[in-house]
RNA sequence: UGCGGGAUCGUCUAAUGGUAGGACAUGCGACUCUGGAUCGCAGAAUCUUGGUUCGAGUCCAAGUCCCGCAG
Numbered sequence: 001u002g003c004g005g006g007a008u009c010g011u012c013u014a015a016u017g018g019u020a021g022g023a024c025a026u027g028c029g030a031c032u033c034u035g036g037a038u039c040g041c042a043g044a045a046u047c048u049u050g051g052u053u054c055g056a057g058u059c060c061a062a063g064u065c066c067c068g069c070a071g
Stems, first nucleotide, its partner, number of pairs: 001070007010024004018054001026042005047063005
């Protein structure tokens, strides 16, 4: 440099173009003599900028970063 793949809550992982969900973790509460375990509730995310579309995490283009292959 060329080609291919990937980027979603703090972490991991879902989502036929139609309300972005789950688990763990975190906070609060219940339970307990205390802690842990268990249960309930809450907060928290689509890499960036454009385009297509009534509607984009999803499709298209460019860019950033990561991984692999080739030279």
Transfer RNA from a Patescibacteria group bacterium, 71 nucleotides, folded computationally. The organism belongs to Bacteria candidate phyla, within Bacteria. The coordinates come from a structure-prediction model, not an experiment, and the mean pLDDT is 81. Its Rfam family is "tRNA". Gene Ontology term of the family: triplet codon-amino acid adaptor activity.